[in-house]
Transfer RNA from a Bacteroidales bacterium, 73 nucleotides, folded computationally. Lineage of the source: Bacteria > Pseudomonadati > Bacteroidota > Bacteroidia > Bacteroidales. Rfam family: tRNA. The family's RNA type in Rfam is transfer RNA.
RNA sequence: GCCAGCGUAGCUUAAUUGGUGAAGCAACUCACUUGUAAUGAGAAGAUUGGGGGUUCAAUUCCUCUCGCUGGCU
Numbered sequence: 001g002c003c004a005g006c007g008u009a010g011c012u013u014a015a016u017u018g019g020u021g022a023a024g025c026a027a028c029u030c031a032c033u034u035g036u037a038a039u040g041a042g043a044a045g046a047u048u049g050g051g052g053g054u055u056c057a058a059u060u061c062c063u064c065u066c067g068c069u070g071g072c073u
Stems, first nucleotide, its partner, number of pairs: 001072007010025004019056001028042004049065005
């Protein structure tokens, strides 16, 4: 330099072929306890790596770019 794949909550993963983005763990609040852990209950947390485009509607399609991984030279 060329090709392919991946990027979604603090972490690990979903979202079946474009139609309201879900779950587990962690953290937070409450209960329980002398106190902690464990357990139970509850509430929240995402501009889907970033920009642009197509569309009534984009995590999904197109394009540019950034990062990571693998392959070729």